[in-house]
RNA sequence: GAUUCGUGUUGAGCAGUUGUCUCCGGCCAAAGCCGGAGGAGGAAAGUCCGAACUCCGCAGAACGAAGUGCCGGGUAACUCCCGGGAUACUGAUUUUUUCGGUAUACGGAAAGUGCCACAGAAAAAAUACCGUCCGGCAUUAGCCGGAUAAGGGUGAAAAGGCAGGGUAAGAGCCUACCGCUUCAAUAGUAAUAUUGAAGGCAGGGCAAACCCCACUUGGUGCAAGGUCAAGCAGAAGGUCUUCCGAGUAUAUUCUCGGGACAAGGUUGUUCGCCUUGAAUUCCUUCGGGUAGACCGCUGGAUCCCGAAAGUAAUUUCGGGACAAGAUAAAUAACUGCUAUCCCGAUUUAUCGGGAAACAAAAUUCGGCUUAUAGACACGGAUCAUUU
Numbered sequence: 001g002a003u004u005c006g007u008g009u010u011g012a013g014c015a016g017u018u019g020u021c022u023c024c025g026g027c028c029a030a031a032g033c034c035g036g037a038g039g040a041g042g043a044a045a046g047u048c049c050g051a052a053c054u055c056c057g058c059a060g061a062a063c064g065a066a067g068u069g070c071c072g073g074g075u076a077a078c079u080c081c082c083g084g085g086a087u088a089c090u091g092a093u094u095u096u097u098u099c100g101g102u103a104u105a106c107g108g109a110a111a112g113u114g115c116c117a118c119a120g121a122a123a124a125a126a127u128a129c130c131g132u133c134c135g136g137c138a139u140u141a142g143c144c145g146g147a148u149a150a151g152g153g154u155g156a157a158a159a160g161g162c163a164g165g166g167u168a169a170g171a172g173c174c175u176a177c178c179g180c181u182u183c184a185a186u187a188g189u190a191a192u193a194u195u196g197a198a199g200g201c202a203g204g205g206c207a208a209a210c211c212c213c214a215c216u217u218g219g220u221g222c223a224a225g226g227u228c229a230a231g232c233a234g235a236a237g238g239u240c241u242u243c244c245g246a247g248u249a250u251a252u253u254c255u256c257g258g259g260a261c262a263a264g265g266u267u268g269u270u271c272g273c274c275u276u277g278a279a280u281u282c283c284u285u286c287g288g289g290u291a292g293a294c295c296g297c298u299g300g301a302u303c304c305c306g307a308a309a310g311u312a313a314u315u316u317c318g319g320g321a322c323a324a325g326a327u328a329a330a331u332a333a334c335u336g337c338u339a340u341c342c343c344g345a346u347u348u349a350u351c352g353g354g355a356a357a358c359a360a361a362a363u364u365c366g367g368c369u370u371a372u373a374g375a376c377a378c379g380g381a382u383c384a385u386u387u
Stems, first nucleotide, its partner, number of pairs: 001383010012338007020039008041358001045369002048367005053221001055219002060271004065217005070084005085106001086104007107212002112210002114206003129152002131148007160178002163175003179201001180199008225295004234286005241260007261277006302321008340355007
C1' cells in the first nucleotide's frame, strides 16, 4: 500500500411544486374547503425466547409432557446480559511459566437398558494374529503344550504414560517423576484452585440415545377483549330416568334433602369436583343476517443529557423532551443545487454521463438471530514492496 474479516457510529443534505394519513384551528347543518403542526427502522424482518396487557380455566391429588442444567451477579422476566471458573484450540514470550484471543447443551457413564460402522485376536469384568520366552517332538523346515502382553499390526478409540530396576521372557511386579483416586488443610460467597498425606491404579467412549437427579412451567393472542349501531327466518332431528326419607292428615303427581344412573363441563390424562335431569330454554344438522363506528391505541420497565455507586451488566438521583397510529393500510412522486463514489474528455480543475444498500410500522416493551451499498473510527488476518 492492496484485499478481506470483525466491532461500533452513520444510513446524504437543502430548496421548490404536487399528493397523502393523523391531530388542531377557521368557515360550515353536513359534505367539503382553507391554514398550521406531526408522519418508519437499525434492523420496523425472522416470529426464536422472555414479559406487560387480555379473556378462558383453576377445591385438591396422582401420573404424564415440555423446558432449563459449572459458579456468582444483573433484570419486571428470560434459553438474555455481565463477571469468574474449568476444558479444548490458538498467539506472544519462554526452562518451567506468564500474559492474552476464540469456542463450549459445561449435572450424572459405578442405578438400569442400549449403541460403538469398517478394520481388528479382542470394542469392555476382554483377548492373543504376528512376535518374545520355556518345555516336548523332529535331521531340518516346522508341529504340540504352556507363560507373557514389553514390541509389531487394526482402529476415531485397545485396559495409565515414561525412565530405571527386575525377569526365562515379561508385566505397577518394584522405584522415581507425571497423570489418576480418596482424605485432610488452606484460600475463595461459590464454581474451583493450591499444598500435604495415603493408595499401585479401581468397569474406555456416547446422556444433542433412552434414562436418572435438581429446578421451573395452565391455555390463548389486539382477528385478544369491550361498547354502540345496523340487520335476519326459520326448519328438521335427539335426550325426556329411577329409589329412599321428610314437609303431611293425603302423595305416582307439589316442595325440600339424600342415593343410583345418564348427559354436559372441568383447555394433556385419570381420580375427584361442579351443573342439569328440562325442551320455547339443552344438544346436533341445515338455513338466514351483518361486513359499520368507537374504545383497546400509543405517556412508556419511554427517550436525551449530567452526576453518583459498581470491575462490569446495571441501578439511583437531578434536569429536559413528547416523538406515526393507519385498517387493505398514509409516510410518496418530480425538479434543481450541493456532498460521496465510478466512467470518459481535456485546458488539471473544470465539463459531460452514471451509481447509491438491507428493507418498510400494524397492541406495546426487553433480548436473540439474520440482512445491509457507501462513509468514518478501532482491531485482526493474508499478500506485495521498502528499510